[in-house]
Molecule: transfer RNA
Organism: uncultured bacterium
RNA sequence: UGCGGGGUGGAGCAGUUGGGAGCUCAUCGGACUCAUAAUCCGAAGGUCGUGUGUUCGAGUCACACCCCCGCAA
Numbered sequence: 001u002g003c004g005g006g007g008u009g010g011a012g013c014a015g016u017u018g019g020g021a022g023c024u025c026a027u028c029g030g031a032c033u034c035a036u037a038a039u040c041c042g043a044a045g046g047u048c049g050u051g052u053g054u055u056c057g058a059g060u061c062a063c064a065c066c067c068c069c070g071c072a073a
Stems, first nucleotide, its partner, number of pairs: 001072007010025004019056001027043005049065005
């Protein structure tokens, strides 16, 4: 420098006809217990990497840039 993959709550990930932002774990509160763990119930937590554009509507499409991984030189 070129090509490919990826960036979504604290962590790991889904979201593949453009319209509901979700799952598991973790955290907090409660129940249960003599107590802890386990289990059950509930809650909080997200500018979807950044910006611009297309669209009535963008995590999803287009362009540019940033970061990570791999391959080639």